Annotation
Large-subunit ribosomal RNA, domain II from a Candidatus Micrarchaeota archaeon, 686 nucleotides, folded computationally. Its Rfam family is "Archaeal large subunit ribosomal RNA". The sequence was found in a public genome assembly.

[in-house]
Context: one part of a larger RNA
RNA sequence: GCCAGGGAGUGUAUGGGAGUGGCAAGUCUAUAUGACGCAGUGAAAGCGAGGGGGCGAAAGCAAUGAGGCCCCGGGCAUGAAAAUGCCUAAGUCACUUCUAUACGACCCGAAGCCAUUGCGAACUACGCUCGGCCAGGGCGAAGUCGGGUUGACGCCCGAUGGAGGCCCGCAACCUGUCAUGGUAUAUCCUGUUGGGUGAGCUGAGGGUAGGGGCGAUAGACCAUUCGAGCAUGGCAAUAGCGGGUCCCCCCAGAAGUAUCUUUAGGAUAGCUCCAGGCGAGCUUGCACGCACGGUAGAGCGACCGAUUAUAAGGCACGGGGUCGAAAGGCCCCACCUUGCAGUCAAACUCCGAAUGUGCGUGCUGCGUAGACCCUGGGAGUCGGCGGCGUUGGGUAAGCUAGCGUCGCGAGACGGCAAAGACCGUGACAGUGGUUAAGGUCCCCAAAUCCUAAUUAAGUGUGUUGAAGUAGGGCGUUGUCACAGACAGUCGGGAGGUAGGCUCAGAAGCAGCCACCCUUUAAAAAACGCGUAAUAGCGUACCGAUUGAGAUGAUGCUCUGCGAAGAUGGACGGGGCUAAAUUAGGUACCGAGACCACCGCGCCGAAAGGCGGGUAUGGGGGCGUGCUAUACGGCUAGAAGUGCGGACUUGCGUUCGCAUGGACUGUAUAGCAGUGAAAAUCCUGGU
Numbered sequence: 001g002c003c004a005g006g007g008a009g010u011g012u013a014u015g016g017g018a019g020u021g022g023c024a025a026g027u028c029u030a031u032a033u034g035a036c037g038c039a040g041u042g043a044a045a046g047c048g049a050g051g052g053g054g055c056g057a058a059a060g061c062a063a064u065g066a067g068g069c070c071c072c073g074g075g076c077a078u079g080a081a082a083a084u085g086c087c088u089a090a091g092u093c094a095c096u097u098c099u100a101u102a103c104g105a106c107c108c109g110a111a112g113c114c115a116u117u118g119c120g121a122a123c124u125a126c127g128c129u130c131g132g133c134c135a136g137g138g139c140g141a142a143g144u145c146g147g148g149u150u151g152a153c154g155c156c157c158g159a160u161g162g163a164g165g166c167c168c169g170c171a172a173c174c175u176g177u178c179a180u181g182g183u184a185u186a187u188c189c190u191g192u193u194g195g196g197u198g199a200g201c202u203g204a205g206g207g208u209a210g211g212g213g214c215g216a217u218a219g220a221c222c223a224u225u226c227g228a229g230c231a232u233g234g235c236a237a238u239a240g241c242g243g244g245u246c247c248c249c250c251c252a253g254a255a256g257u258a259u260c261u262u263u264a265g266g267a268u269a270g271c272u273c274c275a276g277g278c279g280a281g282c283u284u285g286c287a288c289g290c291a292c293g294g295u296a297g298a299g300c301g302a303c304c305g306a307u308u309a310u311a312a313g314g315c316a317c318g319g320g321g322u323c324g325a326a327a328g329g330c331c332c333c334a335c336c337u338u339g340c341a342g343u344c345a346a347a348c349u350c351c352g353a354a355u356g357u358g359c360g361u362g363c364u365g366c367g368u369a370g371a372c373c374c375u376g377g378g379a380g381u382c383g384g385c386g387g388c389g390u391u392g393g394g395u396a397a398g399c400u401a402g403c404g405u406c407g408c409g410a411g412a413c414g415g416c417a418a419a420g421a422c423c424g425u426g427a428c429a430g431u432g433g434u435u436a437a438g439g440u441c442c443c444c445a446a447a448u449c450c451u452a453a454u455u456a457a458g459u460g461u462g463u464u465g466a467a468g469u470a471g472g473g474c475g476u477u478g479u480c481a482c483a484g485a486c487a488g489u490c491g492g493g494a495g496g497u498a499g500g501c502u503c504a505g506a507a508g509c510a511g512c513c514a515c516c517c518u519u520u521a522a523a524a525a526a527c528g529c530g531u532a533a534u535a536g537c538g539u540a541c542c543g544a545u546u547g548a549g550a551u552g553a554u555g556c557u558c559u560g561c562g563a564a565g566a567u568g569g570a571c572g573g574g575g576c577u578a579a580a581u582u583a584g585g586u587a588c589c590g591a592g593a594c595c596a597c598c599g600c601g602c603c604g605a606a607a608g609g610c611g612g613g614u615a616u617g618g619g620g621g622c623g624u625g626c627u628a629u630a631c632g633g634c635u636a637g638a639a640g641u642g643c644g645g646a647c648u649u650g651c652g653u654u655c656g657c658a659u660g661g662a663c664u665g666u667a668u669a670g671c672a673g674u675g676a677a678a679a680u681c682c683u684g685g686u
Stems, first nucleotide, its partner, number of pairs: 001686006011103013026036003040047002051072005059064001073088006106244004113234003117231003125208002128205006134198001136168003139164001143160007173195002176193001178191002181189002210226001212222002247621006257269005270381002272378006281366002285363008297351001298349002305344002308341001310339005318333006384408010413424003428599001430597005438589003441574003447586001449585006460576002468561013488545005494518003499513003524539001527538003600611004622675001624672010640659008
């Protein structure tokens, strides 16, 4: 892991609700001088009710009209009063069920806490008692002896001696270091390194006990257990946390919000389900009318605040410059006013929408199959998330804090290659058709469809790309042009004059001033190159030649570059020059949508309507064990098991054959240890 069996909302008490039944102003039955009810109200003293009228369901021609509802009246309290609050005859006892509270309270799960309960020092820590052990080698302290020396103390030399938490050391023994070794691990082994006469190592015995011991101190060790041992008990500790919680169908169907506590949880409200009551309106949509408003926008010579340039005027105070010995003068800035031109505001507004809100009327929709509303009972929910719009934070984010709305959550199906929330569309079952979004070359159902263009970049073909730069297409508009435009080619491009000044020079062309006149078809007091200055070469401008468009401005659109990510590579792929892009058109394909037929269920008298669904509520069933009653089956073969058939919306039921060899079923009622895939579930098997 698999299989079998076991495995979780139970019981009691006390409240509340619903259902069913008995009796009923009483009910129950035995702690009885009982409990609940039959009268309330008031803090209390106390006082102390049940009548009148109307509407009206079913029924009914109508009158009427049980219940019910409304108004008035009545009791008590308060109050001067008006008035207000409660009350003005249905209970009680059982059973079933839902729920609350107390208990282990649906089951399993802590780490822990406590004990006038015990067991442990066979491991280990440290004392104690009695023992054992430490190859070999080296160094050579004190002391002693001899010699030398000295006045003496001493000193020196040579021996002897054998000290030491001394040295070397693969003897034993200990085990601190290192290893990428064994090996994936170790408190193991091996190797290595260190200690190895000492605070040494070691045997046996015996001692210290749990808030206690022992500790050369590591919170170490006290039997693989230690920041408080182990066992047992309190104990089913507690757990707002985690996991699990067992058959079917039908109806309805959420919330992740507010407040308080809190912050992994609760309570109340909201949203939800069920039951009951009332009895006629309700209306989230549309239109109109009347009100409300200060957002978007806009504006500011309408306030307020910000703000650019410039001009004029003012300038008491302030700053700077300058002149002056000073007084003071002059200039500038700042500031104020005005003019002109210009720019802004969530906490500015002379203005001001759309949408929105309230009320009314009409329509629409819903409603006697009972809406709206009211009462009671049961929940779940209090982590939300996404798109769009919008307001904040942030450089930004598949970021973050809000508001509105629609979705996912709890929503299947078709499309977007794939996909929680994007598009289409809300799925009872079956069959057939028509469409939606999206598509129609092949994968792949349907156009290699039609018309007119564009793109040459595989741009593109289902994300997007800047400043800038380059190449096309299509417009709008200006100027020139057969009296010849634009470009090319040929020719001309002159004279006064080298204009004047300046200058070493300045002659069209360093610079300054002026920029005239003449001849002309035209030609600058010169647009560029050039010279030391001239010269020289072009240009403007004119003629000829050629012969039809040329040249600006501006707009739309397509395309290239700009353009960087890690294995090789993605339009879904193949591939496509359309099967790309733009504009238009006609067909077709394509969902569970829509239509049709048939069937099932729910509500309903019918017509008709409805039937996606997590948490959750409600309704109806199936199955298991046992009990009671009634009726059965079975050795001519019960239960169980295997295989096969039939029926059923489903849980499930039933039949045949085989096996098996003795019990078992149906109906009604009741009782429950009543349904298994999960809990690192428990036990057994494998």